[in-house]
Molecule: Glycine riboswitch aptamer
Organism: uncultured Allosphingosinicella sp.
RNA sequence: GCGCGGGAGAGGCCCGCCUUCGCCUUUACGGGCUUUGGCGGGCGCCGAAGGAGCAACCGCCCCGGAAUCUCUCAGGCAAAAGGACCGCGC
Numbered sequence: 001g002c003g004c005g006g007g008a009g010a011g012g013c014c015c016g017c018c019u020u021c022g023c024c025u026u027u028a029c030g031g032g033c034u035u036u037g038g039c040g041g042g043c044g045c046c047g048a049a050g051g052a053g054c055a056a057c058c059g060c061c062c063c064g065g066a067a068u069c070u071c072u073c074a075g076g077c078a079a080a081a082g083g084a085c086c087g088c089g090c
Base pairs, nucleotide, nucleotide: 001090002089003088004087005086006085011043013042014041015040016039017038018037022033023032024031025030044077045076046075050073051071052070053069057065058064059063
């Protein structure tokens, strides 16, 4: 490094626009409720892809390597996917 297995945490939140299925109301325009999908915005939260910071510690030692700690840029907050790390095999 590859394959298989295990693998946590935190809103399946709020608002708006478009879309879509239906219902109610109106002479009609329109309005209200609801369903499907997409996009944008907002606040709250999590950390175990990645990234960054400090540093115990380590080394070929005056220079380097450095975390499960810290920060959350990224990522994530129903499921799926991802997933540090662990086990087995090559």